[in-house]
RNA sequence: GGGCGGUUAGCUCAGUUGGCAGAGCACUACAAUGACACUGUAGGGGUCACUGGUUCAAGUCCAGUACCGCCCACCA
Numbered sequence: 001g002g003g004c005g006g007u008u009a010g011c012u013c014a015g016u017u018g019g020c021a022g023a024g025c026a027c028u029a030c031a032a033u034g035a036c037a038c039u040g041u042a043g044g045g046g047u048c049a050c051u052g053g054u055u056c057a058a059g060u061c062c063a064g065u066a067c068c069g070c071c072c073a074c075c076a
Stems, first nucleotide, its partner, number of pairs: 001072007010025004019056001027043005049065005
C1' cells in the first nucleotide's frame, strides 16, 4: 500500500425488510435475613466511533475519516 471484518449502556453482545434503541452482567432503591450472600420486585444509565449524503423517516443504505483485528503485498 491492497482486501475483509468490527466500533450500539460501565462490561459482554443482540438489533430481521429503513419505522418505539434492547438483553445478560454490573449499579441504585425496596422486600427478605440478626447480618452478608443468593433470590424477588422496581428503577437509573445511550452524541448507536466521527463527518457528510440519500430518504417523509437511518443503529440499519451510500461516501469519506479514525481506531481495533485478520489476510495479502512491499521492505529500499
Transfer RNA from a Fimbriimonadales bacterium, 76 nucleotides, folded computationally. The coordinates come from a structure-prediction model, not an experiment, and the mean pLDDT is 82. It matches the Rfam family "tRNA". The family's RNA type in Rfam is transfer RNA. The sequence is in RNAcentral, with records from ENA and MGnify. Lineage of the source: Bacteria > Bacillati > Armatimonadota > Fimbriimonadia > Fimbriimonadales. The same sequence occurs in records of 4 taxa.